[in-house]
């Protein structure tokens, strides 16, 4: 450097699990028939479904949107692009300052565009089982963004232009 083999990383609406459910085993005990209950001990499952969401420091917390659900999508923890404040940088004709609203797709409003996924169907595979992978089908959001069209848009001094 290249090759083979083994481990390890791959994650941010993410990740974990001491508690609840559940599934396996094993001892007891009851009932009473080869099952069923409770209860213990070991191991396990399961525990949020996508859209969207980073300037930089600091702080702070139950961080946006909406599917699904008669249901544990409970419950707890850590993170986190959420939120403040500054400090940067856009837009308000120019440049300097406050202001306002935003963060590189960089000012607001308004209309109408702008492929969700789980959920179901099926199929195939792991596990004795709870339960979990994958492919394939087909549908249904909000919020933000984006391109389009209209509409609106600051005070001060200064500059340039007519």
């Nucleotide at each position: 450097a290249a090759g083979a083999u083994a481990a390890u990383u791959u994650a941010a609406g993410c990740g974990c699990c001491a508690g609840g459910a559940c599934c396996u085993c094993a001892a007891u005990c009851u009932a009473a028939a080869g099952u069923a209950g409770a209860c213990u001990g070991a191991g396990g499952u399961u525990g949020a479904c996508g859209a969207g969401g980073a300037a930089g420091a600091g702080g702070g917390u139950u961080a946006u949107c909406g599917a699904a659900c008669g249901a544990u999508u409970c419950g707890g923890c850590g993170g986190a692009u959420c939120c403040c404040u500054c400090u940067c940088g856009g837009u308000g004709g120019c440049u300097u300052g406050u202001c306002a609203c935003c963060g590189u797709a960089a000012a607001g409003c308004u209309u109408a565009c702008u492929u969700a996924a789980a959920a179901c169907c099926g199929a195939a595979g792991a596990g004795c089982a709870a339960u979990u992978u994958u492919c394939g089908g087909g549908a249904c959001a909000a919020a933000a963004g984006g391109a389009a069209a209209g509409c609106u848009g600051a005070c001060a001094a200064g500059a340039c232009a007519a």
This is a predicted structure of a 162-nucleotide RNA (glmS glucosamine-6-phosphate activated ribozyme aptamer) from Desulfosporosinus sp. Of the family's consensus pairs, 89% are formed in the model. The RNAcentral record of the sequence draws on Rfam and Ribocentre. The same sequence occurs in records of 2 taxa. Rfam family: glmS glucosamine-6-phosphate activated ribozyme aptamer. About the family: This entry contains a glucosamine-6-phosphate activated ribozyme that is found in the mRNA for GlmS. GlmS is an enzyme that uses fructose-6-phosphate and glutamine to generate glucosamine-6-phosphate.